The RNA shown here (transfer RNA) has 72 nucleotides and comes from an uncultured Candidatus Peregrinibacteria bacterium.

């Protein structure tokens, strides 16, 4: 320098055009003498950044940033 893969809640991770599942953690509650366990509830107007396309973008396009791989 080129090419490929990835970047989504504190962590892991699904979704790939119609405004984001699940698990763990956290917080509130039930239960308990207290705690643990269990059960119920809450928890991402934003999906690396900035533009563009579209009625509508996490999803498509471009550039850039970060991580990994391959080639030189």
């Nucleotide at each position: 320098u080129g090419c490929c893969c990835g970047g989504u809640c504190g962590c892991c991770a699904a979704g790939u055009g119609g405004u984001a599942a699940g698990g763990c953690a956290a917080c509130g509650g039930a239960c308990u003498u207290u705690g643990a366990a269990u059960c119920c509830g809450u928890c991402a107007u934003u999906c690396g950044u900035u533009g563009g396309u579209u009625c509508g973008a996490u999803c498509c396009c471009a550039a850039c940033c970060c991580g990994g791989g391959c080639a030189g």
It matches the Rfam family "tRNA". Rfam classes the family as a transfer RNA. Model confidence (mean pLDDT): 80 of 100.